[in-house]
RNA sequence: GCUCUCGUCGCCUAGCGGCCAAGGCAUCCGCUUGUCGAGCGGACGAUCGCGGGUUCGAGUCCCGUCGAGAGCG
Numbered sequence: 001g002c003u004c005u006c007g008u009c010g011c012c013u014a015g016c017g018g019c020c021a022a023g024g025c026a027u028c029c030g031c032u033u034g035u036c037g038a039g040c041g042g043a044c045g046a047u048c049g050c051g052g053g054u055u056c057g058a059g060u061c062c063c064g065u066c067g068a069g070a071g072c073g
Base pairs, nucleotide, nucleotide: 001072002071003070004069005068006067007066010025011024012023013022018056027043028042029041030040031039049065050064051063052062053061
């Protein structure tokens, strides 16, 4: 330098172009318990790496760019 894969709440993962972006852990608040923990209920939390484009509509498709990984030279 070229090719491919990945980037989504604090962390780990879902997400056939049409949802209010889903779940688990963590955090917080209750219930329960003599206390802690466990259990149960609830809350909080992501303009989807960034910038453009296509489309009535983009996390999803296209281009550029940044970062991580793999392969080739």
The prediction has a mean pLDDT of 80. The RNA shown here (transfer RNA) has 73 nucleotides and comes from a Pseudonocardiaceae bacterium. The same sequence occurs in records of 2 taxa. Taxonomically the source falls in Pseudonocardiaceae (Bacteria, Bacillati, Actinomycetes, Pseudonocardiales). Rfam family: tRNA. It is annotated as a transfer RNA.